[in-house]
RNA sequence: GGCGGCAUAGCCAAGUGGUAAGGCAGGAGCCUGCAAAGCUUUCACCCCCAGUUCGAAUCUGGGUGCCGCCU
Repeated sequence: GGCGGCAUAGCCAAGUGGUAAGGCAGGAGCCUGCAAAGCUUUCACCCCCAGUUCGAAUCUGGGUGCCGCCU
């Protein structure tokens, strides 16, 4: 220098056009003599900017960061 992949909550991770699942951790509550376990509830407008669209995490362009391959 060329090509490809990835970026979603504190962590892991699903979702490939119609208001973002799940698990762990954290907060609140119930339960308990106190705890643990269990149960209920809560916590992300999706890396950034712009475009397309009635509607974008999703499609397009540019950028940033990380990983891999070729040279």
This is a predicted structure of a 71-nucleotide RNA (transfer RNA) from a Candidatus Gastranaerophilales bacterium. It matches the Rfam family "tRNA". The family's RNA type in Rfam is transfer RNA. The prediction has a mean pLDDT of 81. Taxonomically the source falls in Candidatus Gastranaerophilales (Bacteria, Bacillati, Candidatus Melainabacteria).